[in-house]
RNA sequence: GGCCGCGUAGCUCAGGGGAUAGAGCGUCAGCCUCCGGAGCUGAAAGUCGCAGGUUCGAAUCCUGCCGCGGUCG
Numbered sequence: 001g002g003c004c005g006c007g008u009a010g011c012u013c014a015g016g017g018g019a020u021a022g023a024g025c026g027u028c029a030g031c032c033u034c035c036g037g038a039g040c041u042g043a044a045a046g047u048c049g050c051a052g053g054u055u056c057g058a059a060u061c062c063u064g065c066c067g068c069g070g071u072c073g
Base pairs, nucleotide, nucleotide: 001072002071003070004069005068006067007066010025011024012023013022018056027043028042029041030040031039049065050064051063052062053061
């Protein structure tokens, strides 16, 4: 350098044109408890890698770029 895959919450990931963008774990608060843990309830946390394009509508489709992984030379 060519090709392929991936990039979504702190972490692991789902969602593949129309939801208020979600789950588990973690964090915080409350309940419970003598205290803690467990359990229950709630909350916070997202420019969906960046920039364009297509579309009435894009996390989702297309193009370029960036990053990571794989592969070929």
RNAcentral holds the sequence, with entries from ENA. A computed fold for a 73-nucleotide RNA from a bacterium, annotated as transfer RNA. Rfam family: tRNA. Rfam classes the family as a transfer RNA. From the family's description: Transfer RNA (tRNA) molecules are approximately 80 nucleotides in length. Model confidence (mean pLDDT): 81 of 100.